[in-house]
């Protein structure tokens, strides 16, 4: 060098099924009230529609989550960026969510905990800066096992 096989643990992901939330919302039926240059994510053009409120009665569901199993894996993944679709009435911009492919090895070794931002109904969860302990790896320096650095393009085994 190239090949094969492992390791880190609250260790990634993905998936039936379940469970709770989502919400007594959103929509619907009735009775009342009040707006008419008004509504539909923002603008222009169009295009459809009555549009908000209170009473009472009906009453969802997707996304997001945890749980049991199960399937693939330890650059597993995750994000930025690109480019191509697809939802938000139709055409364009722009915002916003979502998914396929790509990334000249763009960035992150891993979880965890908080403070700020962005998404989500969310105080759940998830992405992201940034700070802290932890904890694996190796190098160096100390040596009754601690200290400094570094990044997975690493690292240990084994075979040529």
């Nucleotide at each position: 060098u190239g090949a094969u096989a492992g390791a880190g643990g609250c260790g990634c992901g993905g998936u039936u099924c379940u469970c709770a939330u989502c919400a007594g919302u959103a929509u619907c039926c009735g009775c009342c009230c009040g707006c008419a240059a008004g509504g539909c994510c923002a603008g222009a053009c169009a295009g459809c529609c009555g549009c908000g409120g209170g009473c009472a009665g009906a009453g969802a569901a997707a996304g997001g989550g945890g749980g049991c199993g199960c399937c693939g894996c330890c650059g597993a993944a995750g994000g930025g960026a690109g480019c191509u679709c697809c939802g938000g009435u139709g055409u364009c911009u722009g915002c916003c969510g979502g998914a396929a492919c790509u990334u000249u090895g763009c960035c992150u070794g891993g979880g965890c905990c908080a403070u700020c931002g962005g998404g989500a109904a969310a105080c759940a969860c998830c992405c992201g800066c940034u700070g802290g302990a932890c904890u694996g790896u190796c190098a160096c320096g100390a040596u009754c096992u601690c200290g400094u650095g570094a990044a997975g393009c690493g690292c240990u085994a084994u075979c040529a």
A computed fold for a 160-nucleotide RNA from a mouse gut metagenome, annotated as Lysine riboswitch aptamer. The sequence is in RNAcentral, with records from MGnify.